A computed fold for a 79-nucleotide RNA from Desulforapulum autotrophicum, annotated as c-di-GMP-I riboswitch aptamer.
RNA sequence: CGCCUCCUAUGCCAAACCAGGGGUAACCCUGGGACGGAAAGCCACGGGUCCAUGGUUUAUGGACAGCCGGGUUGCCUGU
Repeated sequence: CGCCUCCUAUGCCAAACCAGGGGUAACCCUGGGACGGAAAGCCACGGGUCCAUGGUUUAUGGACAGCCGGGUUGCCUGU
């Protein structure tokens, strides 16, 4: 420097749930907590799901990256 088939972790992330706060809502933030994760880092680009408004089958705005695909960056160990 390249690769991620196998192996590893007193390291990393953190579902449900609980408390406080924000939002009409989906959901988000902080703390606790671990079901899981090798990109469960990041990006709403394609599909999907969900919410709100309109109102009658579509439009607009929003949420989810821990639903699938894609893009991009990358740790340990191993080679």